[in-house]
Molecule: Bacterial RNase P class A
Organism: Gammaproteobacteria bacterium
RNA sequence: GGAGCCGGCCAGGCAACCGCCCGCAUGCGCGGGAGGAAAGUCCGGGCUCCACAGGGCAGGACGCCAGGUAAUGCCUGGGGGGCGCGAGCCUACGGAAAGUGCCACAGAAAACAAACCGCCCCGCGUAUGCAGGGUAAGGGUGAAAAGGUGCGGUAAGAGCGCACCGCGCGGAGUGGCAACACACCGCGGCACGGCAAACCCCGUUCGGAGCAAGACCAAAUAGGGGAGUGGUGUGGCCCGCACGUAUCGCUCCCGGGUCGGUCGCACGAGGUGCACGGUGACGUGCAUCCCAGAUGGAUGGUUGCCCACGACAGAACCCGGCUUAUCGGCCGGCUCCCUUU
Numbered sequence: 001g002g003a004g005c006c007g008g009c010c011a012g013g014c015a016a017c018c019g020c021c022c023g024c025a026u027g028c029g030c031g032g033g034a035g036g037a038a039a040g041u042c043c044g045g046g047c048u049c050c051a052c053a054g055g056g057c058a059g060g061a062c063g064c065c066a067g068g069u070a071a072u073g074c075c076u077g078g079g080g081g082g083c084g085c086g087a088g089c090c091u092a093c094g095g096a097a098a099g100u101g102c103c104a105c106a107g108a109a110a111a112c113a114a115a116c117c118g119c120c121c122c123g124c125g126u127a128u129g130c131a132g133g134g135u136a137a138g139g140g141u142g143a144a145a146a147g148g149u150g151c152g153g154u155a156a157g158a159g160c161g162c163a164c165c166g167c168g169c170g171g172a173g174u175g176g177c178a179a180c181a182c183a184c185c186g187c188g189g190c191a192c193g194g195c196a197a198a199c200c201c202c203g204u205u206c207g208g209a210g211c212a213a214g215a216c217c218a219a220a221u222a223g224g225g226g227a228g229u230g231g232u233g234u235g236g237c238c239c240g241c242a243c244g245u246a247u248c249g250c251u252c253c254c255g256g257g258u259c260g261g262u263c264g265c266a267c268g269a270g271g272u273g274c275a276c277g278g279u280g281a282c283g284u285g286c287a288u289c290c291c292a293g294a295u296g297g298a299u300g301g302u303u304g305c306c307c308a309c310g311a312c313a314g315a316a317c318c319c320g321g322c323u324u325a326u327c328g329g330c331c332g333g334c335u336c337c338c339u340u341u
Stems, first nucleotide, its partner, number of pairs: 001337010012306007020033005035312001039323002042321005047210004059206005064078005079093001080091004094201002099199002101195003116139002118135004123130002147165006166190001167188005173182003214263004224254007231243004270289008307310001
């Protein structure tokens, strides 16, 4: 100098004016006001209501080990496997010998195996060759073709036999909490390919609905229940007439629902700093800070200056994760290559 890997951070800045929401003051005014993802609503919890003796079916999720956490399908550390020269990255990583299913194209054959070429044997034929059989060592196809090398063996071959390597199973040992690793012994010629983010089997786990949850206050009108009272309509009043003898009228009370309002609702598994424990996720202690809370739903607009010229996008019960979107830049650690000293 170049190429790259990992982790963290910022998210235009300042000023003036005019506005909006919330709190305090209720006079001027003062203070606060979106994000790293507020998003997707994919997981896990808090909170609320409903359900619930116990068990099962169905369905979903998860699946190496240990730890962290309120909890998780998340995170941390480790093991196995794969990729990269490396820093590092990826990994749904139980079972394919319970069963079912699938394996495109090519290829003879894609799984109770299979003979296209080749090789070998036999028969026929003068011969190119033809028919039958053997053969998975060689060629060819494919993502994948039934362990590898060598020697023996054979008509040619083949774990057919043997040695070594590999693989599987069993046993005991060492290290490790464990997953697992290493080395040893014995058995098995290894003729049961791959796919379970295909059905499935095994194991673990999951009650349902969600802040429009839910709680409280509470009109008018209509309707319900109870108590008291007895007439009512016509009419200014009386007579009269009509209706009625409790299923009707009036007065009062009670309870439920609707409109509306209040709470839930912003102090929390909270932020920051320091110390200690731990490889780490994280935990403990001390100090310090208060940081949106609407309900037609606020967080905006204009102007000026500056620069690196500004992306993705915006709360609606809250929190922990994951995933996705994202202009431009800064910081730290590390790897490889080249050059110079």